[in-house]
Predicted 3D model of a 355-nucleotide RNA (Bacterial RNase P class A) from Blautia sp. A source record names the gene rnpB. The coordinates come from a structure-prediction model, not an experiment, and the mean pLDDT is 76. Of the family's consensus pairs, 95% are formed in the model. Rfam family: Bacterial RNase P class A. Rfam classes the family as a ribozyme. The RNAcentral record of the sequence draws on ENA.
RNA sequence: CAAGCAGGCCAGGUGAUCGCGGCCUGACCCCGGGAGGGGAUCGGGACGAGGAAAGUCCGGGCUUCACAGGGCAGGAUGCCGGAUAACGUCCGGUGGAGGCGACUCCCAGACCAGUGCAACAGAAAUAAACCGCCUUUUCUUUGGAAAGGGUAAGGGUGGAAAGGCAGUGUAAGAGACUACCGCCGUUCUGGUAACAGGACGGGCACAUGUAAACUCCAUCUGAAGCAAGACCAAGUUAGGAAGCGAUACGGCUGCCCGUCGUGCUUCCAGGUAGGUCGCUUGAGCUGGCCGGCAACGGUCAGCCUAGAUAGAUGAUCACCCACGACAUAACCCGGCUUAUCGGCCUGCUUGUAUU
Numbered sequence: 001c002a003a004g005c006a007g008g009c010c011a012g013g014u015g016a017u018c019g020c021g022g023c024c025u026g027a028c029c030c031c032g033g034g035a036g037g038g039g040a041u042c043g044g045g046a047c048g049a050g051g052a053a054a055g056u057c058c059g060g061g062c063u064u065c066a067c068a069g070g071g072c073a074g075g076a077u078g079c080c081g082g083a084u085a086a087c088g089u090c091c092g093g094u095g096g097a098g099g100c101g102a103c104u105c106c107c108a109g110a111c112c113a114g115u116g117c118a119a120c121a122g123a124a125a126u127a128a129a130c131c132g133c134c135u136u137u138u139c140u141u142u143g144g145a146a147a148g149g150g151u152a153a154g155g156g157u158g159g160a161a162a163g164g165c166a167g168u169g170u171a172a173g174a175g176a177c178u179a180c181c182g183c184c185g186u187u188c189u190g191g192u193a194a195c196a197g198g199a200c201g202g203g204c205a206c207a208u209g210u211a212a213a214c215u216c217c218a219u220c221u222g223a224a225g226c227a228a229g230a231c232c233a234a235g236u237u238a239g240g241a242a243g244c245g246a247u248a249c250g251g252c253u254g255c256c257c258g259u260c261g262u263g264c265u266u267c268c269a270g271g272u273a274g275g276u277c278g279c280u281u282g283a284g285c286u287g288g289c290c291g292g293c294a295a296c297g298g299u300c301a302g303c304c305u306a307g308a309u310a311g312a313u314g315a316u317c318a319c320c321c322a323c324g325a326c327a328u329a330a331c332c333c334g335g336c337u338u339a340u341c342g343g344c345c346u347g348c349u350u351g352u353a354u355u
Base pairs, nucleotide, nucleotide: 001351002350003349004348005347006346007345008344009343010342012320013319014318015317016316017315018314020048021047023045024044025043026042027041028039029038030037031036050326054337055336057335058334059333060332061331062225063224064223065222074221075220076219077218078217079093080092081091082090083089094108095106096105097104098103109216110215114214115213116210117209118208130155131154132151133150134149135148136147137146138145139144163181164180166178167177168176182204183202184201185200186199187198188197189196190195229277230276231275232274237269239268240267241266242265243264244263248262249261250260251259252258284303285302286301287300288299289298290297291296321324
């Protein structure tokens, strides 16, 4: 320098004016005995979206309801160890796959518990003789043909054809036998473990694949979500209780008494409009040190960084440049996934050139 791999950071900048949101504060006005509270008013001040605020796919906090204990069903996860509040996330390993390499990718438990499925092709798909090879008998025009037997080495079909490959062997063949590799069993060593390496044995079978097929095994799992939910509470109420009355009207009943309803007052209940809380100090952020390969943990110091409820971040102007993408909080965190103009930094790999 070229081509790459891994990780991290920024997300137009500066100034002015106008505007918006909650907060602090001054004036003015109102309520109140006071403490204090309030405002369609006028000023001042600092602050005010993201790396994904998104999708709402996982996990947790919080809230209400349910819940003695145990089990079934349903759902989720699935190599090993660790991290964590928890996870389907992350970190470190093991095994497998890809790359010369840095490195990347993998829903990676169990098909000798049972069941299902395996199209097409092919003679045959869990069961084998189509071609070929060898051989026996018969016939024969001596080329060969027919019938029987042996053979899975070769050809052909297929994703898969009864371990691979080389040799011995044989009529031709065959784990029939032998070496190496693979597989299975026993055992030893290393490792927390997944697993790796070695030794010995079995000639390899009733024999394949598939669990993102049912299923089995192990572990986890109550439901709904801030419009959750808690509190205050006008008006209204055909809700409840008490009281009031020389009364009036109606029902029981034609009359009297009694009683019930309609009326008024007070209290209670309920909880609509409205208001307050939940609401942002939190598994928080920044920096240093310590432990750990790392995820992460510990400790010290500093910091406060939107909180609306019809819902605030915008507009205009000037200058600069690399000419500005995706996108706008609504209870809060940890992840995952998806979208994203450009730019910068760090470490590493391969190749080339020079020293």